[in-house]
Context: one part of a larger RNA
Molecule: small-subunit ribosomal RNA, 3' major domain
Organism: Boletus barrowsii
RNA sequence: UAAUGGAAGGGCACCACCAGGAGUGGAGCCUGCGGCUUAAUUUGACUCCACAUGGGGAAACUCACCAGGUCCAGACAUGACAAGGAUUAACAGAUUGAUAGCUCUUUCAUGAUUUCAUGGGUGGUGGUGCAUGGCCGUUCUUAGUUGGUGGAGUGAUUUGUCUGGUUAAUUCCAAUAACGAACAAGACCUUAACCUGCUAAAUAGCCAUGUCGGCACUGGCCUUUUUGGCUUCUUAGAGGGAGUGUCAACAUCUAGUCGAUGGAAGUUUGAGGCAAUAACAGGUCUGUGAUGCCCUUAGAUGUUCUGGGCUGCACGUGUGCUACACUGACAAAGCCAGCAAGUGAACUUUUUCCUUGACUGGAAGAUCUGGGUAAUCUUGUGAAACUCUGUCAUGCUGGGGAUAGAGCAUUGCAAUUAUUGCUCUUCAAUGAGGAAUUCCUAGUAAGCGUGAGUCAUUAGCUCACAUUGAUUAUGUCCCUGCCCUUUGUACA
Numbered sequence: 001u002a003a004u005g006g007a008a009g010g011g012c013a014c015c016a017c018c019a020g021g022a023g024u025g026g027a028g029c030c031u032g033c034g035g036c037u038u039a040a041u042u043u044g045a046c047u048c049c050a051c052a053u054g055g056g057g058a059a060a061c062u063c064a065c066c067a068g069g070u071c072c073a074g075a076c077a078u079g080a081c082a083a084g085g086a087u088u089a090a091c092a093g094a095u096u097g098a099u100a101g102c103u104c105u106u107u108c109a110u111g112a113u114u115u116c117a118u119g120g121g122u123g124g125u126g127g128u129g130c131a132u133g134g135c136c137g138u139u140c141u142u143a144g145u146u147g148g149u150g151g152a153g154u155g156a157u158u159u160g161u162c163u164g165g166u167u168a169a170u171u172c173c174a175a176u177a178a179c180g181a182a183c184a185a186g187a188c189c190u191u192a193a194c195c196u197g198c199u200a201a202a203u204a205g206c207c208a209u210g211u212c213g214g215c216a217c218u219g220g221c222c223u224u225u226u227u228g229g230c231u232u233c234u235u236a237g238a239g240g241g242a243g244u245g246u247c248a249a250c251a252u253c254u255a256g257u258c259g260a261u262g263g264a265a266g267u268u269u270g271a272g273g274c275a276a277u278a279a280c281a282g283g284u285c286u287g288u289g290a291u292g293c294c295c296u297u298a299g300a301u302g303u304u305c306u307g308g309g310c311u312g313c314a315c316g317u318g319u320g321c322u323a324c325a326c327u328g329a330c331a332a333a334g335c336c337a338g339c340a341a342g343u344g345a346a347c348u349u350u351u352u353c354c355u356u357g358a359c360u361g362g363a364a365g366a367u368c369u370g371g372g373u374a375a376u377c378u379u380g381u382g383a384a385a386c387u388c389u390g391u392c393a394u395g396c397u398g399g400g401g402a403u404a405g406a407g408c409a410u411u412g413c414a415a416u417u418a419u420u421g422c423u424c425u426u427c428a429a430u431g432a433g434g435a436a437u438u439c440c441u442a443g444u445a446a447g448c449g450u451g452a453g454u455c456a457u458u459a460g461c462u463c464a465c466a467u468u469g470a471u472u473a474u475g476u477c478c479c480u481g482c483c484c485u486u487u488g489u490a491c492a
Stems, first nucleotide, its partner, number of pairs: 001492001006487008016476002020440005027322003031318004035313002043054002065308005071302001076119005086113001088109001090107001092105003123296002126294003132290001134284003137280003144183003148179002150159003164173002188273005194240002198237004204231005210225001213222003245261003249257002324433001328392004333387002341378002353372003357368002360365001399430001404425006446468002449465005
């Protein structure tokens, strides 16, 4: 000096508590993991920091696993065989899951591309993430980290980087053997809010004007369309706007805090992004034609084809969905969003995405026509919860919709172990969930649907988006942790 642990004192956090809300844990189902089973049920990851994670919703492919069958895509070098033929291809019959000349029988066509051997390559979702890069995650969303000159100490080191107040913050004020700096924080970037000010718009509207048609006949309303003007709404460029501004109170009347006021906006305006130093033997060799070493390399761990598996079920467990009803279910009507998405390549044409409308059908769907490479068409995506009217009436009921049977469609070469959808029937557990435990402070939680990702087909998932919209704190260090300071001690 101080890894780690002990003690004490401060500070902080809904991955802590308090006050509450929604739950999860109980049921059924979906899905991941373990176990068991299996020819195989491929595999990584296992406290926070594995378990709807690998963007992992696997019918084939994917695919790594299992049962089998082909092929060489074995560069290059050296040697051998070899134009009197190195080799390669194949009908039929056997053989085979197979119309694989794979192999055999049979013969023909080919002509130096190959074949054999050795060396050496190549490939590998083979091993090693405890050999590595890169990326990601975590420590760690906190405020922390560092050197120059000066001071202290023989020195390692320390001071700066601090008693106090304040802040989300090592943020500032003040203090001060330190002074002046750098990274991180903040600033910054993106996004959501404001602009009757600027620039504009037949891909957005509004107003006026003529025009076609319908309803009304008092000067009105709807629809088709021409021309002119405008930019409030819409779109998107340039800019502006908040600097806690003003007032009061508290506070060294400092930094600032709290209340009011004006304001579109006063928790860092809300939400994200970016994000230091030092680490972890955290994850990934299954993202890569990133990669060392090892293994294998023709009876292949290469590659492709067929079929199966990853879905298997005495069980345990994690994330979820649906419920247990009357604030509800069912039937009919009413009425409103915002994010977004949409037809790619090769040939010698056909093949294809979002889909309006018409027609048909109980529905799923089918057929015929259009529009759209998109602010133009789908589409005002006329979404759901919601509102209104009726039926039901506390009954495992008209709550619930598991399980199973039959039929019809759709995607696909293929649907059995049922892809998905629709119809009829069947009608299980479940009467609000023990101990335990998760998340959360405002347009938030929760309810409710929509879009996208994956996608030939398929969401109970994920990521976005709007819609309806609470209760309760506005604090504390008691629990769980994190940071700082002080203290003494052991190892070194």